[in-house]
Predicted 3D model of a 355-nucleotide RNA (Bacterial RNase P class A) from a Gammaproteobacteria bacterium. The organism belongs to Gammaproteobacteria, within Bacteria. The model forms 97% of the base pairs in the Rfam consensus. It was read from a public genome assembly, where an Rfam model found it.

RNA sequence: GGAGUCGGCCGGACAAUCGCCCCUUCGCCGGGGAGGAAAGUCCGGGCUCCGCAGGGCAGGGUGCCAGGUAACGCCUGGGCGGCGCGAGCCGACGGAAAGUGCCACAGAAAAUACACCGCCCAAGGGGACGGGAUCCUUCCCGUCUUCCCGGCAAGGGUGAAAUGGUGCGGUAAGAGCGCACCGCGCUCCUGGCAACAGGGGUGGCAGGGCAAACCCCACCCGGAGCAAGGCCAAAUAGGGGAACCAUGGUGUGGCCCGCACCGUUCCCGGGUAGGCCGCUAGAGGUGUGCGGCGACGCGCACCCCAGAUGAAUGAUUGUCCUCGACAGAACCCGGCUUACAGGCCGACUCCCUUC
Repeated sequence: GGAGUCGGCCGGACAAUCGCCCCUUCGCCGGGGAGGAAAGUCCGGGCUCCGCAGGGCAGGGUGCCAGGUAACGCCUGGGCGGCGCGAGCCGACGGAAAGUGCCACAGAAAAUACACCGCCCAAGGGGACGGGAUCCUUCCCGUCUUCCCGGCAAGGGUGAAAUGGUGCGGUAAGAGCGCACCGCGCUCCUGGCAACAGGGGUGGCAGGGCAAACCCCACCCGGAGCAAGGCCAAAUAGGGGAACCAUGGUGUGGCCCGCACCGUUCCCGGGUAGGCCGCUAGAGGUGUGCGGCGACGCGCACCCCAGAUGAAUGAUUGUCCUCGACAGAACCCGGCUUACAGGCCGACUCCCUUC
C1' cells in the first nucleotide's frame, strides 16, 4: 500500500416563522413527542378472559454437551463434521443391529446378490506344427490354439455409490487365503462435569447411503387473544319459527375419562356501533464496582424517554455537508429473519514492497 474477517456507532444538522399531539395548570409559562430494523407475524413470554386449566390419546415442537435467561426454535462457551491459505463462517448435529420403504438411468449385479469384457484351466474332444516309431496307414510324445466342463471377483468397464482400503506373500489364476498398517465390531485404561479425545488388547470382520423417508427414543406443549377484557350512557321488538332435551345438553382446537352447571343450538326480523378505562414506571434505561473465558448476574448512584384512535412530527426561508438509503409505534417486552445510500471507530488475517 492492497484485499478481507469480526465487532461497535451515526444514519442528516443548525436557526427563524406558522402549525399538530400528550402531560402539568384556572390559564400562561414549562416538559416531552417514531426505528435499527417500528417490517415479516416466524418463535418465546408478561398481561386479560374461559366454574378445571385434572388425567390420557391423537396432534405439534425441539434434537451433540455444559451453561445463561421469565422463557425460547434464542444467546454464550465447548465437542464433532464441512468450507476457507487464514482471520473466520455454516450445521435439519439422538437412533440404520426394532421394523417397513427408496436408491432413476447406466451396469452382469444396488440384497436371498445369477458375471458383460476378461484371467486361469486337471480330464475329454477338434485343429495346426515339430519329433520319433511304422512302411499296413496308423500310433506315441511335446508345444500352441480352440470347444465343453470347472475355478475367479484380483484387473477393466458402468455409476453418486460395487461387497472394506494400500502393500507384501501365496495361488493354475485369484480371494482376508495369510501377514503388516489403516478401517470396523467387542472390551479395558487415561484425561474431561459432559459431548468427546488419546492409548492398550482382541476378533478376519455383519456391503453401503437416505430418517430434511415412514418410524423408534429423549425432552417440552390447556385454549383464545387488546378487535383480550372491564365500566358508563343510550336505543330497541322480553319479536317470530325450528331442532335436541336428563339414556340429554352446555362448559375456549379434536376424541375419551373425570368434574361443574341446568339448558343449548340454528334461521328470519329489529336496535346500538357513543364515551371512559385497559394505554405505558417497565423481566426499563444510563453510569460504575465486583464475580464470571463468556452469555450474564449482583450491588450502588442517577434518570423518566410517544400513547394517537379515519389515526399526532408538517410547511416555508436561510446556512452547513456524509448531498441523505431501508423506511412510521397502535398492549408491552426478549429474540430470529429480511431491507439498507453514505460515513466513522477498533481488533484480527492474508498478499506485495521498503527499512